[in-house]
Order: sequence, then structure tokens, then C1' cells
RNA sequence: UUAUCACGAAAGGCAGAGGGAAUAGACCCUGUGAAGCCUUAGCAACCCUUUAACUUUAAAGAAGGUGCUAAAUUCUACUGGUGAUAAAACCAGACAGAUAA
Repeated sequence: UUAUCACGAAAGGCAGAGGGAAUAGACCCUGUGAAGCCUUAGCAACCCUUUAACUUUAAAGAAGGUGCUAAAUUCUACUGGUGAUAAAACCAGACAGAUAA
């Protein structure tokens, strides 16, 4: 810089109190065992492989490089719109973040 982010996928061992990125609020997970580390398994299909088409798309695949396996990136925060005003709520976008190339 570009693309994607409401899909999907967990058991065991060590460990022992926090965790959900950061700030604030809300909500939630957690001694029926958090974070972290290891093993195995799985999900997905960004890179990748094959085929068709032919310059960018479709289908299939999963050996390898990453990633991921509570809740939408857990939700909100800023802007615009709907809401007759305000609020709740909803929609679109931005910011921030994550992952890949």
C1' cells in the first nucleotide's frame, strides 16, 4: 500500500489468577482452572497447487508458509442519515486494531 474481518473450528499436559489489544463505560469468560508454554487435533483458504477461461475470474484441493479455534474486531465512543425535537434503536462511513500478501 492492497484485500478481508456477523461464516468456521478444542481436547490433553504443565501452570496457578487473571482475561476479553490500548483509554473510558457496558457486558461477559474464569479455581467446574484465567494468562502463558507444550503436544495432538481441527477450521479457513491469504500465499500456494491443479483445471478451465484468458489478465483477471471460476471450480476443485490442502503437501508446505502464515493465521485462527467464547461472544460481530464482544458492544459503544467520532461523523452523516432515519427517528417531527431530545433519547433509545437502526443504517452508512471514518478512526483505531487484527491477519495476509

RNAcentral holds the sequence, with entries from MGnify. This is a predicted structure of a 101-nucleotide RNA (SAM riboswitch aptamer (S box leader)) from a marine eukaryotic metagenome. Its Rfam family is "SAM riboswitch aptamer (S box leader)". Rfam's curators write: The SAM riboswitch is found upstream of a number of genes which code for proteins involved in methionine or cysteine biosynthesis in Gram-positive bacteria.